Bacterial RNase P class A from a soil metagenome, 374 nucleotides, folded computationally. The RNAcentral record of the sequence draws on MGnify. Rfam family: Bacterial RNase P class A. It is annotated as a ribozyme. About the family: Ribonuclease P (RNase P) is a ubiquitous endoribonuclease, found in archaea, bacteria and eukarya as well as chloroplasts and mitochondria.
RNA sequence: GGUCGGCCGGACGGUCGCGUGGGGCUCCGUGCUCCGCGAGGAAAGUCCGGGCUCCAAAGGGCAGGCCGCCAGGUAACGCCUGGGCGCAAGCCGCCGAGAGGCGGCGGGCGACGGAAAGUGCCACAGAAAAUACACCGCCGGUCGCGGCACCGGACCGGUAAGGGUGAAAUGGUGGGGUAAGAGCCCACCGCGCGCCUGGUAACAGGCGUGGCAGGGUAAACCCCGGCUGGAGCAAGGCCAAAUAAGCGGCGAGAGGCGGCCCGCCUCGACAAAGACGCCGCGGGUAGGCUGCUAGAGGGCGCGAGCGAUCGCGCUCCCAGAGAAAUGACCGUCCGGAUGGCGACAUCCGACAGGACCCGGCUUACAGGCCGACC
Numbered sequence: 001g002g003u004c005g006g007c008c009g010g011a012c013g014g015u016c017g018c019g020u021g022g023g024g025c026u027c028c029g030u031g032c033u034c035c036g037c038g039a040g041g042a043a044a045g046u047c048c049g050g051g052c053u054c055c056a057a058a059g060g061g062c063a064g065g066c067c068g069c070c071a072g073g074u075a076a077c078g079c080c081u082g083g084g085c086g087c088a089a090g091c092c093g094c095c096g097a098g099a100g101g102c103g104g105c106g107g108g109c110g111a112c113g114g115a116a117a118g119u120g121c122c123a124c125a126g127a128a129a130a131u132a133c134a135c136c137g138c139c140g141g142u143c144g145c146g147g148c149a150c151c152g153g154a155c156c157g158g159u160a161a162g163g164g165u166g167a168a169a170u171g172g173u174g175g176g177g178u179a180a181g182a183g184c185c186c187a188c189c190g191c192g193c194g195c196c197u198g199g200u201a202a203c204a205g206g207c208g209u210g211g212c213a214g215g216g217u218a219a220a221c222c223c224c225g226g227c228u229g230g231a232g233c234a235a236g237g238c239c240a241a242a243u244a245a246g247c248g249g250c251g252a253g254a255g256g257c258g259g260c261c262c263g264c265c266u267c268g269a270c271a272a273a274g275a276c277g278c279c280g281c282g283g284g285u286a287g288g289c290u291g292c293u294a295g296a297g298g299g300c301g302c303g304a305g306c307g308a309u310c311g312c313g314c315u316c317c318c319a320g321a322g323a324a325a326u327g328a329c330c331g332u333c334c335g336g337a338u339g340g341c342g343a344c345a346u347c348c349g350a351c352a353g354g355a356c357c358c359g360g361c362u363u364a365c366a367g368g369c370c371g372a373c374c
Stems, first nucleotide, its partner, number of pairs: 001374008010333007018038008040351001044362002047360005052232004064228005069083005084112001085110003090105006113223002118221002120217003135163002137159007145152002171189006190212001191210008236290004246281006253267005297316008334349006
């Protein structure tokens, strides 16, 4: 210096202010005062997974959605850890004249089941892009063709070795073979299948065998396997001014004398139902309470494990909300920028801010610290 991983992300003190909980004093409608607490690693995007709540739901299936190497972790995951395989680059070693090849190392990246079930698509170029393909070339044959030095032309056929196109053209290299060629045959490599060995497995290695069929594409339809009910704290629960339906109960007294009650006088009904009035229930609007924050929680230590993670012990309590508080200034210091030879001066402090709660992923982020490897 680079790569990868982890952590911090201004510090301390003071003054004033804001939100919230508690205590005290009070001239209790209120005011004053004291104490505690008061954003993040991403609080963000709301992309996955869960808790919680209500609704739905015998069981099974279809459709739809999501996922997909193996093993483990977890409440769960599309996350994490370890391993396997592949890809592109790097470093090291060996071989080689070189191009390059082989082996190893540590990181990076990978939606990493299936392309001999079917369907679709494959720009441009190219003869042909899939029942693969004869454009040039190579080779053979025929000609009652031209010239006849043995070449050209036409036609029929063979050929995928060579050229050319392309991201991609029916295994690669070398040899044999052939009219020319071709896994046509052979060796090695690759591939398929079988067995053995190692491994929990993915897979790897070895041996045998098949001349080799089958271009690519599944974040194209699809097939196979697995998972999957819906809505969300404006969930939901409780109290409850107002108000409609509905239900229940009560309702014969009125006038006069009198301030009012009692009392007295006059008139009237005495049958149910309805209407009407009052009261209560009910209902649930405004509003209030709850859900609400002590939790898959933080710190430290010990232990198990390669690790993710788990177990045990001790200890801590750390915003709760509602259109919404978390700020400003001063001093000292830290860091940065600019100016200055310098003492120093001026300016700045990244990204960004909770709203039911967790686990992830992704994205934003000045600067700094630590570790591993090179």